[in-house]
C1' cells in the first nucleotide's frame, strides 16, 4: 500500500428499524462501626476518536482522517 474490525463518563460496558445516552466497578457525601473494610441511602460525571454531510431529528447513514487490532502484499 489495499482489504476488513473497533473507539460510548476514570474503567467496563448496553442503547431494537435514526426519535435526544441503560447498568456495574470506581469516586463523592451520609446512616452504620472504636477505625478500616462490607452493607445501605444518596449525589455529580458523557458534546458518543476528529471534522464535515444528510435529516425536524445522528452514537446509529454517508464522506475524509486519526489510533488501535487482524488479514494480504
Nucleotide at each position: 500500500u489495499g482489504g476488513g474490525g473497533u473507539g460510548u463518563g476514570g474503567c467496563c460496558a448496553a442503547a431494537u428499524u435514526g426519535g435526544u445516552a441503560a447498568g456495574g466497578c470506581a469516586c463523592c457525601u451520609g446512616a452504620u462501626u472504636c477505625u478500616g473494610g462490607u452493607u445501605c441511602a444518596g449525589g455529580g460525571g458523557a458534546u458518543u476518536g476528529u471534522a464535515g454531510g444528510u435529516u425536524c431529528g445522528a452514537g446509529u447513514c454517508c464522506u475524509a482522517c486519526c489510533a488501535c487490532c487482524c488479514c494480504a502484499g

Source information
RNAcentral holds the sequence, with entries from ENA. The RNA shown here (transfer RNA) has 73 nucleotides and comes from Binatia bacterium (SeqCode). Its Rfam family is "tRNA". Its family is annotated with triplet codon-amino acid adaptor activity in the Gene Ontology.